This is a predicted structure of a 73-nucleotide RNA (transfer RNA) from a Candidatus Woesearchaeota archaeon. The sequence is in RNAcentral, with records from ENA.

RNA sequence: AGCCCUGUAGUGUAGCGGCCAAGCACGAGAGGCUCUGGACCUCUAAACCACGGUUCGAAUCCGUGCAGGGCUA
Repeated sequence: AGCCCUGUAGUGUAGCGGCCAAGCACGAGAGGCUCUGGACCUCUAAACCACGGUUCGAAUCCGUGCAGGGCUA
């Protein structure tokens, strides 16, 4: 330098154009239970890498950039 893959709550993931307010698990906070803690139960907060484009409608498709990984030279 060229090509390919990936980017979603704190962490790991689902999602394949509309369906529920972006779901699930772990974690965090509050409450319950308990002598205390753990476990268990209930509730709460928290995410689509950025900017453009296509579309009636984009996390999802397209372009550019950024970041991470891989291959080639």